Model confidence (mean pLDDT): 82 of 100. This is a predicted structure of a 344-nucleotide part of an RNA (large-subunit ribosomal RNA, domain IV) from a marine metagenome. RNAcentral holds the full RNA, with entries from SILVA.

Context: one part of a larger RNA
RNA sequence: AGCUCCUCAAGGAACUCGGCAAAAAAGCGGCCGUAAGUUAGCGAUAAGGCCUGCCCCUAUAGCAAUAUAGGGGCCGCAGCGAAAGUAUCCCUGGCGACUGUUUAUCAAAAACACAGCUCCCUGCGAACUAGUAAUAGGAUGUAUAGGGGGUGACGCCUGACCAAUGCCAGAAGGUUAAAUACGGGGGGUCUAUAUAAGUUUACUUGUAUAGGCUGGCUUGUAUAAGCCCUGGUGAAUGUCGGCGAUAACUAUAAUUGUCCUAAGGUAGCGCAAUUCCUUGUCUGGUAAGUUCAGACGUGCACGAAUGGCGUAACGACUGGGGAACUGUCUCGAGGAGUCGCUCG
Numbered sequence: 001a002g003c004u005c006c007u008c009a010a011g012g013a014a015c016u017c018g019g020c021a022a023a024a025a026a027g028c029g030g031c032c033g034u035a036a037g038u039u040a041g042c043g044a045u046a047a048g049g050c051c052u053g054c055c056c057c058u059a060u061a062g063c064a065a066u067a068u069a070g071g072g073g074c075c076g077c078a079g080c081g082a083a084a085g086u087a088u089c090c091c092u093g094g095c096g097a098c099u100g101u102u103u104a105u106c107a108a109a110a111a112c113a114c115a116g117c118u119c120c121c122u123g124c125g126a127a128c129u130a131g132u133a134a135u136a137g138g139a140u141g142u143a144u145a146g147g148g149g150g151u152g153a154c155g156c157c158u159g160a161c162c163a164a165u166g167c168c169a170g171a172a173g174g175u176u177a178a179a180u181a182c183g184g185g186g187g188g189u190c191u192a193u194a195u196a197a198g199u200u201u202a203c204u205u206g207u208a209u210a211g212g213c214u215g216g217c218u219u220g221u222a223u224a225a226g227c228c229c230u231g232g233u234g235a236a237u238g239u240c241g242g243c244g245a246u247a248a249c250u251a252u253a254a255u256u257g258u259c260c261u262a263a264g265g266u267a268g269c270g271c272a273a274u275u276c277c278u279u280g281u282c283u284g285g286u287a288a289g290u291u292c293a294g295a296c297g298u299g300c301a302c303g304a305a306u307g308g309c310g311u312a313a314c315g316a317c318u319g320g321g322g323a324a325c326u327g328u329c330u331c332g333a334g335g336a337g338u339c340g341c342u343c344g
Base pairs, nucleotide, nucleotide: 002338003337004336005335006334007333008332010330011329014328019325029051030050031049032048037042039153053074054073055072056071057070058069059068060067061066075079088323089322090321091320092319093318094317095315096314100112101111116151117150118149119148120147121146122145128137129136130135154310155309156308157307159240160239161238164237165236166233167232168231169230170229173228174227175226180222181221182220183219184218185217187214188213189212190211191210192209193208194207195206196205197204198203241259242258243257244256245255268302269299280296281295282294283293284292
């Protein structure tokens, strides 16, 4: 010097990002007492106050041990006299309803889940999932069932837009594949006739006409879903304006003009876990408050199941304030143990 502990004058959070750590309080009992709020269950052991040993007597209950109540007395600094184990409390916001789950080994949370709500699919050989398949799960279930998406108790609610994208439905028209069918063209081949040339009087080759057969060539017509098209659909993906003018002080604009749009943000909330300007302005709290609480609204860039706003209870969550308490600090000091080094 390090580590683990103990004690401390006066002050008492001045420490610090922050009361981190430590200290203190309380001490699972008995009696009294207990607020706001509330989903009437809670909050709540709220908070806060008093008592606690031993001996004797009396009363009540009991067969008794004993228990409870009352009275008197005794001792100590101290009576749940030890040990062990064991909530500090209050006021007020944010977030998440709650118990629960999670990054084994830097994150336990406001993240995930959740009951509840809602949308979509599925009629059973179900949808869906695994598998090439057989088959299996779903389910020895049957729409009060099963699968998938979103939201997330409860309360009050959940506005406008279907132009784009998606999905659902529709079928008049347009467009549209390979097959297939039926035609046309040209090609191949066979027969007959005519004709020209060649030639061993029988044929060969070419051309034309007529009649058959034919292909994997070419072309046309006919035919599907889809797309174009017509509707619907937001608790589907999503979106939810600008510039002027106007009231008898001023300011402001209920009102009004115009442009654009599919429609121009409703209720509620709002400097917010969202506000750049910003330490916005006002009020409160402090002697002094970039944090905090309540308002205001000019919302850079809140907003309604990517839910909006409230909300009792709950939380090893997070912000602000207070009581108590303390070596956190002013500001250090002393002691015990242990460990290392130096010296002896």